The part of an RNA shown here (large-subunit ribosomal RNA, domain II) has 692 nucleotides and comes from an Oculatellaceae cyanobacterium. It matches the Rfam family "Bacterial large subunit ribosomal RNA". Gene Ontology terms of the family: structural constituent of ribosome and ribosome. The organism belongs to Oculatellaceae, within Bacteria.
[in-house]
Context: one part of a larger RNA
RNA sequence: GCCUGCGAGUUAAUCUCAGUGGCAAGGUUAAGGGAGUAACACCCGUAGCCGUAGCGAAAGCGAGUCUGAAUAGGGCGUACAGUCGCUGGGAUUAGGCCCGAAACCGAGUGAGCUACCCAUGGGCAGGGUGAAGCGAGUCUAACCACUCGUGGAGGCCCGAACUUACUAAUGUUGCAAAAUUAGAAGAUGACCUGUGGGUAGAGGUGAUAUGCCAAACGAACUCGGAGAUAGCUGGUUCUCCCCGAAAUAGCUUUAGGGCUAGCGUCACGCGUUUAGUACUGGAGGUACAGCACUGAAUGGGCUAAGGGGCUUACCGCUUACUGAACCCAAUCAAACUCGGAAUGCCAGUACUCCAUAGCGUGGCAGUCGGACUACGGGAGAUGAGUUUCGUGGUCGAAAGGGAAACAGCCCAGAUCAUCAGCUAAGGUCCUUAAAUCUACACUAAGUGGGAAACGAGGUGAGGUUACUUGAACAACCAGGAGGUUGGCUUAGAAGCAGCCACCCUUUAAAAAGUGCGUAACAGCUUACUGGUCUAGUGACCUUGCGCGGAAAACUUAACGGGGCUAAGUGUAGUACCGAAGCUAUGGGUCUCAGCACGCCCUCGGGCGUCUGGGGCAGUAGGGGAGCGUUCCAUCAGCGGUGAAGGUCGAUCGAUAAGGGCGACUGGAGCGGAUGGAAGUGAGAAUGCAGGC
Repeated sequence: GCCUGCGAGUUAAUCUCAGUGGCAAGGUUAAGGGAGUAACACCCGUAGCCGUAGCGAAAGCGAGUCUGAAUAGGGCGUACAGUCGCUGGGAUUAGGCCCGAAACCGAGUGAGCUACCCAUGGGCAGGGUGAAGCGAGUCUAACCACUCGUGGAGGCCCGAACUUACUAAUGUUGCAAAAUUAGAAGAUGACCUGUGGGUAGAGGUGAUAUGCCAAACGAACUCGGAGAUAGCUGGUUCUCCCCGAAAUAGCUUUAGGGCUAGCGUCACGCGUUUAGUACUGGAGGUACAGCACUGAAUGGGCUAAGGGGCUUACCGCUUACUGAACCCAAUCAAACUCGGAAUGCCAGUACUCCAUAGCGUGGCAGUCGGACUACGGGAGAUGAGUUUCGUGGUCGAAAGGGAAACAGCCCAGAUCAUCAGCUAAGGUCCUUAAAUCUACACUAAGUGGGAAACGAGGUGAGGUUACUUGAACAACCAGGAGGUUGGCUUAGAAGCAGCCACCCUUUAAAAAGUGCGUAACAGCUUACUGGUCUAGUGACCUUGCGCGGAAAACUUAACGGGGCUAAGUGUAGUACCGAAGCUAUGGGUCUCAGCACGCCCUCGGGCGUCUGGGGCAGUAGGGGAGCGUUCCAUCAGCGGUGAAGGUCGAUCGAUAAGGGCGACUGGAGCGGAUGGAAGUGAGAAUGCAGGC
């Protein structure tokens, strides 16, 4: 891992609601007892309980009573049948659907591992060094000292056994739940070690590492309290039918839990009260706008005041300074408003609609982590697949088609069947179903098929304006002069470093000079003019489509791909494709209505058939109807001429759980109908046991 088996809402008591039954102003027995064919039957037993009257704290009074001075007012009552069984839903108390802690407490078992201690034993090859002491000699007056020997000390040195565990590799389902290999450290000592004994968990022991106390110790292990508790995680077993949520509010030592409300479902009751639209009547200060208030804020004008200067006994005068108020112009505001919508909201009337609309009472829930998207806001950086509100949508709980793929986007809500049709979004060259469709434009960038400020004789459309057959624009030919090198400045300044001025003349025209250039001149060129040529040429504005701006990491990789100059873009049009949408035909089921028929009937009704209308996606969850398993009772049955079980098969139920039949196998019990009772259905729980 697979297979097989086992594996989770039970039982009791009490309360409550529904269904159903008995009796009924009453209902009912409990313990216990009796007879007995020994029982789920029958007969006693009325103690008790519920109901039949309430109000008050009570005395008490009573269809009333309490409060009160009250005959007032007010509160609670005065109509409505209960009670006892059975079945089911729910609650409470119990382990209370099942499995799961870490922990807490009690009583015991452990020091054969290990820590320390006690007692008694054992072990340490070999080599080196050579302390004290002692002897001799030298020396000395003597001691000391020195030399040579002797001697054999040391938590001394080197190094096996032994002990340790510093490094590396291997090993890592190992040789091994700590090893192996190669090196390493101590090796007469605070050394190592055998045996026996001691210390025990609120504890021991500890050269302290929170270490060790039997492979796991911040408090051992075993059993018990014990099914501890678990607002947490996981799991919770057959089928079909109807409806179908929530992720919000308030409160919460509350925030991943709860309670009540909201939203779901079922039953009963009311019976259009609901909803939409129209009209009528209301409340209101948002969007927008505005500046009349409150504030903010720009420019100009004017003016008081202040500053500076002049003057001064006082008075004054003046100002490239600041500047309130006021005036003009143009602005801004969630906490401004002279104004002011659209929607939405409330109410009335009418119409439409018959829809598991609305409202009330009761039973049962689930939900309280929401997500994205569009619009209106706040927070944030007018960041976020961010966060927090409001309104709608979808997902959640929704399949199908489109968006290449893609919960939340677009289209559209799957009762079943069909080798029928029409459409939606989106598409129609190939992949790939359907137009290489029609008409007119645009784009040349593979733009399309990623991006801004900004930049540009890209190109299309529209407009304004200037010049132009009295010849424009461009090009070419020619001229482009004189006073004068204007004055100043300067080393120089001659059109062309800079400052000032910018005149006059000859002209068809020619600047006191547009640019290049020179040290300064020179030189080239422009404006301007004539000629050649010939028909449009400039400037600007608005707009369509393009261009640049444009750099990232595995591989083209920013059309899904091929590929496309349309198969791109815009406008208009026709056809087709395209879904579980709609239609067609047939079937199922639920529900509503109806006439008729049939059956049953407690006369309330129920069941079935028929016709017509409407519905049938679905998680949590509510409701309904069934299938199957084991056992029990009753009835009628099957079985060695082959029960159960098993294997196979093209069968039935035009819904399922499931039910038959046949063949083979198997070899002794078994099913059907109607009721009853449950150890009643497995694929999941890192489930449990076994097998492989």